[in-house]
RNA sequence: CGGGGCGUAGGAUAAUGGUAGUCCGCGGGCAUGGGGUGCCUGUAGCCCGGGUUCGAUUCCCGGCGCCCCGA
Numbered sequence: 001c002g003g004g005g006c007g008u009a010g011g012a013u014a015a016u017g018g019u020a021g022u023c024c025g026c027g028g029g030c031a032u033g034g035g036g037u038g039c040c041u042g043u044a045g046c047c048c049g050g051g052u053u054c055g056a057u058u059c060c061c062g063g064c065g066c067c068c069c070g071a
Base pairs, nucleotide, nucleotide: 001070002069003068004067005066006065007064010024011023012022013021018054025043026042027041028040029039030038031037047063048062049061050060051059
């Protein structure tokens, strides 16, 4: 320098144009004499900017970051 992939709660990971879910963590409650553990409940998220669309996490363009391949 060229090509490709990825970017989603504190961590890990789905979804794919219309409601963003799961597990762990964290807060509260119940059970126990207390822990461990189990159950209920809550918490918090689509990398940034622009475009397309009635509507964008999703599609398109650019940027940034990480990873891989080539030179």
Description:
This is a predicted structure of a 71-nucleotide RNA (transfer RNA) from a Patescibacteria group bacterium. It matches the Rfam family "tRNA". By type it is a transfer RNA. Rfam's curators write: Transfer RNA (tRNA) molecules are approximately 80 nucleotides in length. The sequence was found in a public genome assembly. Its mean pLDDT, the model's own confidence on a scale to 100, is 82.